[in-house]
RNA sequence: AGGGAGAGGCGGAUGGUCGCUGGUCGCAGGCAACUGACGGCCAGAGGAAAGUCCGGGCUCCGCAGGGCAGGAUGCUGGGUAACGCCCAGGGGAGGCAACUCCACGGCUUAGUGCCACAGAGAAGAGACCGCCCGCCUACGGCGGGUAAGGGUGAAACGGUGAGGUAAGAGCUCACCAGCAGCUCGGGUGACCGGGCUGGCUUGGCAAACCCCAUCCGGAGCAAGGUCGAAUAGGAGAGCAAUCCCCUCACGGGGUGAAGGGUGGCCCACCCGGAGCUCUCGGGUUAGACCGCUAGAGGCGCCGGGUAACCGGCGUCCCAGAGGAAUGACCAUCAGGUCGGGUAGGAAACUGCCUGACCCACAGAACCCGGCUUAUAGCCCUCCCUGGUG
Numbered sequence: 001a002g003g004g005a006g007a008g009g010c011g012g013a014u015g016g017u018c019g020c021u022g023g024u025c026g027c028a029g030g031c032a033a034c035u036g037a038c039g040g041c042c043a044g045a046g047g048a049a050a051g052u053c054c055g056g057g058c059u060c061c062g063c064a065g066g067g068c069a070g071g072a073u074g075c076u077g078g079g080u081a082a083c084g085c086c087c088a089g090g091g092g093a094g095g096c097a098a099c100u101c102c103a104c105g106g107c108u109u110a111g112u113g114c115c116a117c118a119g120a121g122a123a124g125a126g127a128c129c130g131c132c133c134g135c136c137u138a139c140g141g142c143g144g145g146u147a148a149g150g151g152u153g154a155a156a157c158g159g160u161g162a163g164g165u166a167a168g169a170g171c172u173c174a175c176c177a178g179c180a181g182c183u184c185g186g187g188u189g190a191c192c193g194g195g196c197u198g199g200c201u202u203g204g205c206a207a208a209c210c211c212c213a214u215c216c217g218g219a220g221c222a223a224g225g226u227c228g229a230a231u232a233g234g235a236g237a238g239c240a241a242u243c244c245c246c247u248c249a250c251g252g253g254g255u256g257a258a259g260g261g262u263g264g265c266c267c268a269c270c271c272g273g274a275g276c277u278c279u280c281g282g283g284u285u286a287g288a289c290c291g292c293u294a295g296a297g298g299c300g301c302c303g304g305g306u307a308a309c310c311g312g313c314g315u316c317c318c319a320g321a322g323g324a325a326u327g328a329c330c331a332u333c334a335g336g337u338c339g340g341g342u343a344g345g346a347a348a349c350u351g352c353c354u355g356a357c358c359c360a361c362a363g364a365a366c367c368c369g370g371c372u373u374a375u376a377g378c379c380c381u382c383c384c385u386g387g388u389g
Stems, first nucleotide, its partner, number of pairs: 001385006008379003012333007020044007027036003046361001050372002053370005058220004065267004070216005075089005090104001091102004105211002111209002113205003128150002130146007158176006177201001179198008224290004234280006243254004259271003297316008335358010
């Protein structure tokens, strides 16, 4: 100087004036619950609060059974409440390196489909040029053979060499690559290293259908609950108005329709049992409280683990609004950019004084764990490569 990594840190400070939300104390009101527009004090957004893309807690529905459909994921081992997240490792790709990236099961034995443009031909293929053979009306044409050579393409049906041949070809052979089977050693495993045999060779795409394996019930704090008020009453439409046995009877047993209960469907299950469902129109309320913030919580130390993470001890309490508070203005100082002056210096640059401008992304809404995206301006740690001394 250039580059790489970080689950490293910050993202304005102080003061004044005027406000907002919650708590608490005082005061005032009230029998009390409580209220207040009054005063004092305390607390009051984020690293992403965001997108709502995954996963969970919590709540309700029927506590969650089977099948179909649908969706998601897809190397191995571990972490976790769980994950599509994280950590470690394997394989592949890129980079000199630090390091980064990968939806990384199966198209080779279930099947189907697609492969743009160019090219003669794009999958059990193919003769455009060339090469070889034959024929003819012979500087050319026709027929046949040939995938060695040329050309096209992201991809042309193994590579090199020898034999062979009219020319050629795994046609034959040697070596190499790759595939399949068997086997030995290492590893928990993905996989790695080696040996033997085989047919001579099999293209790519599954974020194409599909197949295989694993997982997923649905809705969401406007969940849900309490109080108040109300669900009253009216009109209309549709479906159904069970049956059997014992008993003198009361009553009991069985069968179980319509309909309802899961939010794609079916079955199973439950309720229901004489009523159920839907529509119309009139009226009332759209208020208060709980849920609501102490939690898979933060910080520190110790221990285990390569790590993600886990355990123990100590300590702290850190917003709870609800048409929705956390703000506005002024002054001073920081920070940055571009100038001017000045001192040092060969220069880059640094210090001091001074002027103008800039100071982001964005804002809780039940709560957590992640991912992704946005972010003015800064700072720190470690590593790699090159140059100079």
Predicted 3D model of a 389-nucleotide RNA (Bacterial RNase P class A) from a Candidatus Methylomirabilota bacterium. Rfam family: Bacterial RNase P class A. The family's RNA type in Rfam is ribozyme. Lineage of the source: Bacteria > Bacteria candidate phyla > Methylomirabilota (SeqCode). The RNAcentral record of the sequence draws on ENA.